This is a predicted structure of a 539-nucleotide part of an RNA (large-subunit ribosomal RNA, domain I) from Lactobacillus taiwanensis DSM 21401. Rfam family: Bacterial large subunit ribosomal RNA. The sequence was found in a public genome assembly.
Context: one part of a larger RNA
RNA sequence: GGCGCAUGGUGAAUGCCUAGGCACUAGAAGCCGAUGAAGGACGUGACGAACCACGAAAGGCUUCGGGGAGCAGUAAGUAAGCAAUGAUCCGGAGAUAUCCGAAUGGGGGAACCCAAUACCGCGAGGUAUUAUCAUUAGCUGUUAAGGCUAAUGAAGGAAGACGCAGUGAACUGAAACAUCUAAGUAGCUGCAGGAAGAGAAAGAAAAAUCGAUUUUCCAAGUAGCGGCGAGCGAACAGGAAAGAGCCCAAACCAGCUGGCUUGCCAGUUGGGGUAGUAGGACUGCGAUAUAGUACUUGAAGUGAUAGCAGAAUUAUCUGGAAAGAUAAGCCAGAGAGGGUGAAAGCCCCGUAAGCGAAAUUGCAGAGAGACUUAGCAGGAUCCUGAGUAGGUCGGGACACGAGGAAUCCCGAUUGAAACCGCGAGGACCAUCUCGCAAGGCUAAAUACUAACUAGUGACCGAUAGUGAACCAGUACCGUGAGGGAAAGGUGAAAAGAACCCCGGAAGGGGAGUGAAAAAGAACCUGAAACCGUGUGCCU
Numbered sequence: 001g002g003c004g005c006a007u008g009g010u011g012a013a014u015g016c017c018u019a020g021g022c023a024c025u026a027g028a029a030g031c032c033g034a035u036g037a038a039g040g041a042c043g044u045g046a047c048g049a050a051c052c053a054c055g056a057a058a059g060g061c062u063u064c065g066g067g068g069a070g071c072a073g074u075a076a077g078u079a080a081g082c083a084a085u086g087a088u089c090c091g092g093a094g095a096u097a098u099c100c101g102a103a104u105g106g107g108g109g110a111a112c113c114c115a116a117u118a119c120c121g122c123g124a125g126g127u128a129u130u131a132u133c134a135u136u137a138g139c140u141g142u143u144a145a146g147g148c149u150a151a152u153g154a155a156g157g158a159a160g161a162c163g164c165a166g167u168g169a170a171c172u173g174a175a176a177c178a179u180c181u182a183a184g185u186a187g188c189u190g191c192a193g194g195a196a197g198a199g200a201a202a203g204a205a206a207a208a209u210c211g212a213u214u215u216u217c218c219a220a221g222u223a224g225c226g227g228c229g230a231g232c233g234a235a236c237a238g239g240a241a242a243g244a245g246c247c248c249a250a251a252c253c254a255g256c257u258g259g260c261u262u263g264c265c266a267g268u269u270g271g272g273g274u275a276g277u278a279g280g281a282c283u284g285c286g287a288u289a290u291a292g293u294a295c296u297u298g299a300a301g302u303g304a305u306a307g308c309a310g311a312a313u314u315a316u317c318u319g320g321a322a323a324g325a326u327a328a329g330c331c332a333g334a335g336a337g338g339g340u341g342a343a344a345g346c347c348c349c350g351u352a353a354g355c356g357a358a359a360u361u362g363c364a365g366a367g368a369g370a371c372u373u374a375g376c377a378g379g380a381u382c383c384u385g386a387g388u389a390g391g392u393c394g395g396g397a398c399a400c401g402a403g404g405a406a407u408c409c410c411g412a413u414u415g416a417a418a419c420c421g422c423g424a425g426g427a428c429c430a431u432c433u434c435g436c437a438a439g440g441c442u443a444a445a446u447a448c449u450a451a452c453u454a455g456u457g458a459c460c461g462a463u464a465g466u467g468a469a470c471c472a473g474u475a476c477c478g479u480g481a482g483g484g485a486a487a488g489g490u491g492a493a494a495a496g497a498a499c500c501c502c503g504g505a506a507g508g509g510g511a512g513u514g515a516a517a518a519a520g521a522a523c524c525u526g527a528a529a530c531c532g533u534g535u536g537c538c539u
Stems, first nucleotide, its partner, number of pairs: 001538009015524001016489002020460002022457006029449002031157002039100003042055003046078002050074002052059001061094006070082002105114003115130006132154009162193001163191005173180001177227001203210002214241004224232002245441003248385001252271009276419001278384004282378004291372003295369003301363005307355002313328005329346002331335001337349003390414008400426001421436005476483002496523001499510004
C1' cells in the first nucleotide's frame, strides 16, 4: 500500500410525519372610494428589534348581547396590575382614526414645505372651509361672450377571472411563399355588471307550419367556403334548460305660452295611442266590469353574524406511558374526525338529533299604496319613425376569399313609396307565402371566482406541493423595468443537564433528568461518496 472484517467521524439520502399547498363540490357573496378607498409611511406597550393589533381617545374607548374563571398577543422572563360589582375572550352597533395616497387650499424629490378666509381662545393654538370637470339653478353682464355663487354628481382601486365595445399583430401552418392560415387570437384602450350582451319578428320556413332572446344535445365535420391547397365550417327541423312581456313617436283632443298675416303656425304640459287576419285616430253603440304588475312600503315566517346542550367503562397483565392484550359491561338519531405518554364509540374536543339573538342584516312576501288593462260596428278622411330604405363606387361582417352573392354594417355619392303602401323568402322577374324597418325597455335559463363558510380527493408530502409549510415576493441581484432563493422534525413532558473536573474559550469527562442522551438543543431515523482507528491475509 491492497483486499477483507470490525468500529468510528463526516455527510445528508431514505423511512415516518405535517403546520403548507393543489384540484374540486355545496352554500352564501360578487364590490370598495371625496362620510377620503386599495396600498403604505410613522407612531402606540413598564421593559432593544420584528410580526400582529391599534391610531395622539393609539396593545386600545363606549354600548348591546354571548360566555363564566382566569387574564396580561406571538413570547417562554421580571415588574406593576385587572377579574363573580363578571375581567380576558367571541359577536352586533358605535366613537376615535396622525401623515401620504384619486389626494382635492398652493407647492412637492409620496409619507414633507407653505398658506388664505371665518369663528373660538389672554396666549401657544384650535375648529371649519378653500382643487378640477359635468349638469342644473341663481346673480352679474346686453337676452351675448365671460365671470361669480349654490346644489347634485364624477374621479381612484380591484379578481392577471367572467362581459361588451374600439384598435389590432407576428411567429406559425400551407412541408418555400404572396391570397389564405394563425385570428379578430395575443397585446393596447374605453365602459360596465353581478352577471354582461341578446331579446318580443320588416323572423324562421315551405307544412296551407312555427311564433322574443339565451344556453345545451343533435343535426354535422353534413350543406357549403377554399392558391377547391393548407384549412375554414354553418343553418333549419327535432330533444332539453328557462320562460314574460311591454313602453314611446304620430294622427286626434284640451290647457298654457309665443308669433304675426287674426285664423292659423310653433313650442310646451296633460289626455289619447302602439298594430300586420293590419292597428289606431275619427263616428256611432255599449260599459265602469275583469285581469294583472318587473314600482313603493311591508306583517307572520325563515336564514346570517356570538353561542347552548349533548349518551355510554371498569379491572387485571405487559410497558416509561394503555387507547394494546385478557375479562366482564354499556351507549348508539352519536362507530365522522381530531387529541390524549402506543392502536379509545363509552378520557377530552367533538359527532347525531335538538335549542338560541339585545343589535345589524339577507330571503320571502300576507296586506296596503301606486300603476296598467276592456267590447261591437262603420270604412269617407287622417296617422303609423326620411336625407331613412334602396341604387352606384370603395371597404367590412356574415361558415360564404366578389363569386350567380342574397342578407347586415360603415365611408363617399345619389335618393323613394305612404296601406291601392313597404320589406323578405340567397342574383333577377312573376305567382305565392311570411313579415311591418328607419324609437326604446325587459327577469330566468348562460360565463367567472379574489374574498367568506362547510366539506371532498385511486392529489403532493419538504429537490415534492404555491416562488413561499419557516417573519417570502423576504434576503440577495439590477440605475431601472425586472429577476428572485435557501431554510420543517429534541422529548410524552424542558424534566433543556444543579454540582464537580480538564480547558482562555470552544469542546469534552463525570454527576443528574429521561423509556431512550448512540434523543443534548450543530438535537427523529441517519444510506452513500469522503476521512480515520483496530485487526486477519498478501506485498